[in-house]
Molecule: Glycine riboswitch aptamer
Organism: Caulobacteraceae bacterium
C1' cells in the first nucleotide's frame, strides 16, 4: 500500500399485521382527543428460545431469512433484521 473480516459512528434504502372492541380516568357544551386496564383477532425483521438439512468421525455442540411468538409490533412518526456508501479503530493475508 492492497484484499478481506469484525466493531463503532454518520448518511441512504428497508417488509408484515385491527387508526379493532369494552371498562375506568382526564379533557371538551358537544363532537372529538389523550391516558390506563382488559378482551378478541393478527404479524415476524429488535431481543429471546428451538432444530431438519448442513458442519463437526460419534456423543456433546454450532447453526438460517426455517419454526415458536416469551418479549416486541399491527395509520403516520418512532423503531426495525438486513443491504449500500463513507469515516475512525482492530485483525487476517499478500
Nucleotide at each position: 500500500c492492497a484484499u478481506c473480516u469484525c466493531c463503532u459512528c454518520g448518511c441512504g434504502g428497508g417488509a408484515g399485521a385491527g387508526a379493532c372492541c369494552g371498562g375506568c380516568c382526564c379533557u371538551u357544551c358537544a363532537c372529538g382527543g389523550g391516558g390506563u386496564c382488559g378482551g378478541c383477532g393478527c404479524c415476524g425483521a429488535a431481543g429471546g428460545c428451538g432444530c431438519a438439512a448442513c458442519c463437526g468421525c460419534c456423543c456433546c455442540g454450532g447453526a438460517a431469512a426455517c419454526g415458536c411468538u416469551c418479549a416486541g409490533g399491527c395509520a403516520a412518526a418512532c423503531g426495525g433484521a438486513c443491504c449500500g456508501c463513507g469515516a475512525a479503530g482492530a485483525g487476517c493475508u499478500g